Transfer RNA from Nematostella vectensis, 73 nucleotides, folded computationally. The sequence is in RNAcentral, with records from Rfam. Its Rfam family is "tRNA". By type it is a transfer RNA. Rfam describes the family as follows. Transfer RNA (tRNA) molecules are approximately 80 nucleotides in length. The organism belongs to Nematostella, within Eukaryota. The prediction has a mean pLDDT of 80.

RNA sequence: GGCCUUGUGGCCCAAUGGAUAAGGCGCCUGACUACGGAUCAGGAGAUUCCAGGUUCGAGUCCUUGCAGGGUCG
Numbered sequence: 001g002g003c004c005u006u007g008u009g010g011c012c013c014a015a016u017g018g019a020u021a022a023g024g025c026g027c028c029u030g031a032c033u034a035c036g037g038a039u040c041a042g043g044a045g046a047u048u049c050c051a052g053g054u055u056c057g058a059g060u061c062c063u064u065g066c067a068g069g070g071u072c073g
Stems, first nucleotide, its partner, number of pairs: 001072007010025003018056001027043005049065001051063003
């Protein structure tokens, strides 16, 4: 340098082009407990990597860029 692939809360990981982006861990609050842990209930936390395009509608499709990984030379 060519090609392939990935990019979504602090971390991990879902979502057939269609309602308010689901869930786990973690975090916060409460219940429980002598205290803590475990458990239970509730809550906060995401401009879905950047910029454009297609579409009535884009996390999803297309283009460019950026970053990680793989592969070929």